Predicted 3D model of a 162-nucleotide RNA (glmS glucosamine-6-phosphate activated ribozyme aptamer) from a Clostridia bacterium. Its mean pLDDT, the model's own confidence on a scale to 100, is 77. Its Rfam family is "glmS glucosamine-6-phosphate activated ribozyme aptamer". It is annotated as a riboswitch. Rfam describes the family as follows. This entry contains a glucosamine-6-phosphate activated ribozyme that is found in the mRNA for GlmS. GlmS is an enzyme that uses fructose-6-phosphate and glutamine to generate glucosamine-6-phosphate. Gene Ontology terms of the family: catalytic activity and regulation of gene expression. NCBI's taxonomy places the organism under Bacteria, Bacillati, Bacillota, Clostridia. The sequence was found by an Rfam model in a public genome assembly.

RNA sequence: AAAAACUUAGAAGCGCCAGACUUAUCAUAAGCAUAUGAUGAGUUGACGAGGUCAGGGUUUAUCGAAGUAUUCGGCGGAUGCCCUGCGCUGCGGCUUAACAGUGUAAUGGAUUUUACAAAUCCUCAAGUAAUUGACGGGACAAAGGAAAUCCAAUUGAGCCAU
Numbered sequence: 001a002a003a004a005a006c007u008u009a010g011a012a013g014c015g016c017c018a019g020a021c022u023u024a025u026c027a028u029a030a031g032c033a034u035a036u037g038a039u040g041a042g043u044u045g046a047c048g049a050g051g052u053c054a055g056g057g058u059u060u061a062u063c064g065a066a067g068u069a070u071u072c073g074g075c076g077g078a079u080g081c082c083c084u085g086c087g088c089u090g091c092g093g094c095u096u097a098a099c100a101g102u103g104u105a106a107u108g109g110a111u112u113u114u115a116c117a118a119a120u121c122c123u124c125a126a127g128u129a130a131u132u133g134a135c136g137g138g139a140c141a142a143a144g145g146a147a148a149u150c151c152a153a154u155u156g157a158g159c160c161a162u
Base pairs, nucleotide, nucleotide: 014076015075016074017073019044020043021042022041023040024039025038026037027036028035029034047064048063049062053085054084055083056082057081058080086103087102088101089100090099092160093159094158095157096156097155098154107152108151109150110149111148112147113146114145121137122136123134124133125132126131
C1' cells in the first nucleotide's frame, strides 16, 4: 500500500410494530387451476418544507403537497410547549434592578414584494414477485425566512458625554 474477514456505528418528520402484500415448502379441498392454513424468507407500513442556548418537566409538537389510498391504527423518540438558569434586545454611551420580548442571524405587529420541496408523473436500473433505487428528467406549496414601508418598543438607580 492493496485485498479479504469480523465487530461497531449510521436515523430525529425519525425509528419500530400490528395489519396488508409477495415468495418458497408442506398440509387440506380427488387432480390442474385456485382457495385456506402452517412454517420460513421478504416487501410495504407519511410526501417533503421549517424547526435545537443549557437543565428539568410534559405529550395527539408547526406548515403545506398528494389523493382508487394502511398518508388508517399502535409504540417509542423528537428541534414544540411550560418552568428555571444563562445570553441578547428594549432610541446618546456604559453598568445595574424589575418587567417584556427573544435564542447567537438573539423586539413584536401590519401591508406589499420575493428565493426555495419531495412524493405523485416520465425515463432508466435492480428483483421470480410484493416492491425498490437513481449523487436521472420535468412541475407545483404553505408556514417560517428575506427585503421595503409603516406602527409600537416600559419603569427606576449610578457614572460619563452633550